c-di-GMP-I riboswitch aptamer from a soil metagenome, 69 nucleotides, folded computationally. The RNAcentral record of the sequence draws on MGnify. It matches the Rfam family "c-di-GMP-I riboswitch aptamer". About the family: GEMM was predicted in a large-scale screen for bacterial structured RNA regulatory elements. Its mean pLDDT, the model's own confidence on a scale to 100, is 84.
RNA sequence: AAAUAGCACACCCGCCGUGAGGCGGGGCCGCAAAGCCACGGAGCUCUUGUAGCCAGCCGGGUUGCCGAA
Numbered sequence: 001a002a003a004u005a006g007c008a009c010a011c012c013c014g015c016c017g018u019g020a021g022g023c024g025g026g027g028c029c030g031c032a033a034a035g036c037c038a039c040g041g042a043g044c045u046c047u048u049g050u051a052g053c054c055a056g057c058c059g060g061g062u063u064g065c066c067g068a069a
Stems, first nucleotide, its partner, number of pairs: 006031002011026006029056001035062003039059003043053003046049001
C1' cells in the first nucleotide's frame, strides 16, 4: 500500500442530570489511537467551591490491531 474488524461528530428516539453533559439504540461528517487517564493549558456548567463537565480542542502519561515492497 491493501484488506478485515473497530470507533463515531451533527442529527433522531429513549432514559438520567438544575446544567455543562452522560448512558443505550440508530447514524451523513470524520478518526491509525476519535483506546484509557482531568496531570497542565483552553473551553463550558451550576446551587460559585476542597464543585462539576469536556479525552472528536491542544499538550502530557499509559496500553495497543493489521501490514506489501